[in-house]
Parts: sequence; structure tokens; C1' cells
RNA sequence: GGAGUUGGCUAGACUGUCGCGGCGUAGCAAUACGCGGAGGAAAGUCCGGGCUCCAUAGGGCGGAGUGCCAGGUAACGCCUGGGCGGUGUGAACCGACGGAAAGUGCAACAGAAAAUAAACCGCCGAACGGCAUCGCAAGAUGUGCGUGGUAAGGGCGAAACGGUGCGGUAAGAGCGCACCGCAUCCGUGGUAACACGCGAUGGCACGGCAAACCCCACUCGGAGCAAGACCAAAUAGGGAAACAAUGGCGCGGCCCGCGCUGUUUCCGGGUAGGUUGCUUGAGGGCAUCGGCGACGAUGGCCCCAGAUGAAUGACAGUCCUCGACAGAACCCGGCUUACCGGCCAACUCCCUCC
Repeated sequence: GGAGUUGGCUAGACUGUCGCGGCGUAGCAAUACGCGGAGGAAAGUCCGGGCUCCAUAGGGCGGAGUGCCAGGUAACGCCUGGGCGGUGUGAACCGACGGAAAGUGCAACAGAAAAUAAACCGCCGAACGGCAUCGCAAGAUGUGCGUGGUAAGGGCGAAACGGUGCGGUAAGAGCGCACCGCAUCCGUGGUAACACGCGAUGGCACGGCAAACCCCACUCGGAGCAAGACCAAAUAGGGAAACAAUGGCGCGGCCCGCGCUGUUUCCGGGUAGGUUGCUUGAGGGCAUCGGCGACGAUGGCCCCAGAUGAAUGACAGUCCUCGACAGAACCCGGCUUACCGGCCAACUCCCUCC
């Protein structure tokens, strides 16, 4: 100098005028003054919690989710550190990463065969039989013709039942042996996942798929601020009391009785509407301390949108590198997705120079 990796920050700046909505002060009010007014994702609503109401003895079944280990956290499917596997020269990145010797199941096409292995080509001719030749016979030799042996080699496939070598054999084969791999046990290190061992034993058993059913372990009650709480018209209806003619109407032949009907007062529910929930919170920033880190502890400091037809804008000027994605609606922690660019730190690889 070039090419990258990871983490973090930022998201035009300043001034003036007018406007919008919030709070405070003053004011009867109009209004005046002061303070502050979107984001890193406010988004998707995917996961976790707070809060509220409902339900709830406890447990089981069913259902959903999570799934290497340790830690962080209010909690999580998030984060941090580590292990293992894979990718990359590397910094680094990616991984639903428990169980396939509990059971059931699946594997298109190709292929002889897809899990109780299997014989298409090839190899063999040991064994039994056939045939041929020789032999008096017993038998010998030949032949690959039948039954057969063989998983070394070829071929098919995503995948073919450990690998290399030597021995062995008719040819072969963990059939035997050595090394490598694998399994179990032991030892050592580590909290653990796991790693290491020229430790022991075993010829090797147990192929793959659980994002197939399933098994194992752990977690989970439901609905959501249109939750919920309070105040409360008009009209209609409900309940109680008092009053009135002891009335009217209906049931009935009549009486009793029952129902409906008037006025006033009170009560309660509830609609419109209003208030609240509403923003001081697992809050922010600084310092010190603990921790590799996520994070935690302590101290003092700060208050930073809160609307409800719903504010956060318009115009003018100056400057620059000419400005992306995008707009709060109960709150918070994450994840994911969108995004013109700029800046900082640490690290890696290549080239050159000293």
C1' cells in the first nucleotide's frame, strides 16, 4: 500500500419566522413566558417477561415448545464463554449438536443385492456329479458342463456390512498377524461437554434417516390496554317505599284471590360521553470495584414523547461529503427484516521498503 474479518458509534449541521400537540408558572379567561416533543430499527408481531382480568387443591392424560456443556438474566427459542463437527491460507464463520444395541417404519431411480446381506460381470475348480482320455481294475489326468465356493477386482448407487500391507487359500475372506480406525473398561486432566494414553480387552459386533412416528429430559393455565378501574346524561326498562280513588280493566255466575294500570320519592344496573390505566422504568449516563465475558455490586447525578381523529410540520437563509430505510399508541428484554453513506478500534492474509 492492497484485500478482508469481527465489534462498536453515527444517520446532514446551524440560524430565523410561522404553526401543531404536552407539561410548568402567571391569569377569571383569551393569552404570555419557560422547558422539552420519534427510531436504530418506532417495522414484522416471531419468542420471553412485567401489568390487568378470568380460571385454579394436587396429580395425570392430551397438546405445544425446547434439546452438546457451563454461566448470565425477571425470563427466553436471547446473550456470553467453552466442547465437538464442517468451511476458509487466515482473522473468523456456520451447525434443531439428546437417543438408531426399546419398538414401528422409510430409502425414488439405478442395481444381482438397500440390512436376517447379496453372486450381474469376474475369479476358483477344493468337494459331489456328468463327460472325455488312459488303465484289467483301483484310480489318474483333463474339461467349467450341472450342483457349487468366493465380497479381493469391475459395475450400480446419495449410501454396498472397517482401511493398508504381509501371510494364507483352489480362489478368497479379520481366516491369522502388524499398523491405523472402532467399541468397552481403566487411568490422567477438566465443574462439565469432552480431550489425551506405545493402558487393557475385543476381530469388529452396532450402516443411514428421529426437520418419520417414537423414547428420554426439561418448560408451558387462558385472554389481552378494545386488559381493567372510576364518574355518569337523555330515552326506555328494573327494584323498593309512600300516597290516591279502596278506583278502572281482565280471569269469574258471585265472593275471596291473582295479574295489569296512576302520581311522587329513593335505589341500583347500564348506553352515549368523560376520567384513569399512561409513562419514574428489570430507566439513562458517569466513576470505582468483581468477572475472560455476557453481566453484577456500590456511590452520587439526570428525568428524556405521551397523543386519542390522534402533535412531532412548513417556509426562508448559510455551509458540506448533498443526506438511506423509515413514524411512537400500555411498557420492557430479545430475534428477524429494511437501510445512501460516514467514523473508530482490534485482528488476518498478500505485496513492497528499511
The prediction has a mean pLDDT of 78. Bacterial RNase P class A from Halothiobacillus sp., 354 nucleotides, folded computationally. It is recorded under the gene name rnpB. Its Rfam family is "Bacterial RNase P class A". By type it is a ribozyme. Taxonomically the source falls in Halothiobacillus (Bacteria, Pseudomonadota, Gammaproteobacteria, Chromatiales). RNAcentral holds the sequence, with entries from ENA.